[in-house]
RNA sequence: UUCCAUUAAGGGCAAACCCAGGGCAACCUGGAGACGCAAAGCCGCGGGUCCUCACCAGGGGACGGCCGGGCCGCAGAG
Numbered sequence: 001u002u003c004c005a006u007u008a009a010g011g012g013c014a015a016a017c018c019c020a021g022g023g024c025a026a027c028c029u030g031g032a033g034a035c036g037c038a039a040a041g042c043c044g045c046g047g048g049u050c051c052u053c054a055c056c057a058g059g060g061g062a063c064g065g066c067c068g069g070g071c072c073g074c075a076g077a078g
Stems, first nucleotide, its partner, number of pairs: 004078001006075001012037002018031005035065001041071003045068003048063006
C1' cells in the first nucleotide's frame, strides 16, 4: 500500500406511533421519536410488492429499511 474480516474509537442513518403539510392513493417532506442497520449512502437497471387509470391487455406512479446488481464511502485491532 492492497485485500479479507469486523474488535474498538469517532461518529452516521432512523422503523413504528404522534403532530403539521403535500398527494385520488401507494407514499413523500418537516418536527418529535428510536425498532433496528457495517453501507438502513447513491442509482428505479432486473425481479418483487403496493397504489392508480382501466372490461381485458396495457399505461402511469410508489417502495433503495423486499431481493439482486452497479457506483461511491469511515475506521482498519486481527
The prediction has a mean pLDDT of 83. Predicted 3D model of a 78-nucleotide RNA (c-di-GMP-I riboswitch aptamer) from a Desulfuromonadales bacterium. It matches the Rfam family "c-di-GMP-I riboswitch aptamer". Rfam describes the family as follows. GEMM was predicted in a large-scale screen for bacterial structured RNA regulatory elements. Lineage of the source: Bacteria > Pseudomonadati > Thermodesulfobacteriota > Desulfuromonadia > Desulfuromonadales.